The prediction has a mean pLDDT of 83.
The RNA shown here (Glycine riboswitch aptamer) has 106 nucleotides and comes from a Chloroflexota bacterium.
Order: sequence, then C1' cells, then structure tokens
RNA sequence: ACAUGGUUCAGGGGAGAGUCUCCCGGUGGGGAGCGCCGAAGGGGCAAGCCCGGCAGAGUUGCGCCUGCCGGGUGAAACUCUCAGGCUUCAGGACCCUGCACCAUUA
Repeated sequence: ACAUGGUUCAGGGGAGAGUCUCCCGGUGGGGAGCGCCGAAGGGGCAAGCCCGGCAGAGUUGCGCCUGCCGGGUGAAACUCUCAGGCUUCAGGACCCUGCACCAUUA
C1' cells in the first nucleotide's frame, strides 16, 4: 500500500401510527383531550461466565464434580413507551456509495 475495522461529513434509499375532537390564532402554529406507532435518544433482561453461601456425592482431609439460593456481568431490529412521532415538510434506526482521518497489517 491492498484488505479489514472504526469516526466525521456528503449523496441516495428508508417503515409505522388520527389530514381525530375542542379552544386560541390572518397563516405557519400553540394548548387541552381521547386513541395509536416504534427505526432519534433512553430504560429492561436470556443463555453463558464470575463471586459467595448451603447441601449432596467422593475423600484420611482439601480441591475438583453435581444441585439449590443470593449477588455481579451480560445482546438485539426483543421489550417498555420516558422521550419522540401519528397529511406534507422536517426527523428517522439501518443499508449503499464517496472523500478525508484513525487503527491494524505487508
């Protein structure tokens, strides 16, 4: 350097759910109410692993082994619906492409 991974930026793609009701306002919009969505963000945990205690088996005894209890760690597109969203616009996880930078490597 190629390749691989990561980060910012740019371009493209990108779902779901009320054009609900009432009030204010010239419009954009704001507030309240009921009903909904999950893919900004955020919260939760399974197996496994680790630690401690107890019991069992085995042993001269300990460790190992098995089981139970408690704690820690532990993922998501799962789940919660706090936040956000429910015509368009905007936003949008994630995917693709490109430049730059970083890391690893010859």
Lineage of the source: Bacteria > Bacillati > Chloroflexota.